[in-house]
A computed fold for a 104-nucleotide RNA from Scopulibacillus daqui, annotated as Glycine riboswitch aptamer.
RNA sequence: AUGAAAGCAAGGGGAGAGACCCGGCAGUCAGAGCAUUGAACCCGGGCGCCGAAGGAGCAAACAAUAUUUGUGAAUCUCUCAGGCAAAAAGACUCUUGCUAGACG
Numbered sequence: 001a002u003g004a005a006a007g008c009a010a011g012g013g014g015a016g017a018g019a020c021c022c023g024g025c026a027g028u029c030a031g032a033g034c035a036u037u038g039a040a041c042c043c044g045g046g047c048g049c050c051g052a053a054g055g056a057g058c059a060a061a062c063a064a065u066a067u068u069u070g071u072g073a074a075u076c077u078c079u080c081a082g083g084c085a086a087a088a089a090g091a092c093u094c095u096u097g098c099u100a101g102a103c104g
Stems, first nucleotide, its partner, number of pairs: 006099008018047001020046005028039003048084003054080001055078003061071004
């Protein structure tokens, strides 16, 4: 300065997979007005599934005290956690602003 990488803040975009099944307490809503029933919330249990918060694992390569050990990435793999209507979250990405100062 015509300002790279990186970092922070705000806003936007952002996939996948059961609004699953069973049981239960007081209360709530609807119907009924005798009883009984259904729904949502909440709690517990069960099976199935997703992979893009986080977490864990590893190849090549490199190194060494060497035929083993260490370092070693992810959108890969695992599914602990998380998620499976909406909401929230969401790797990643875009814009703006600030910091910054590679390069010239």
It was read from a public genome assembly, where an Rfam model found it. It matches the Rfam family "Glycine riboswitch aptamer". Its family is annotated with glycine biosynthetic process in the Gene Ontology.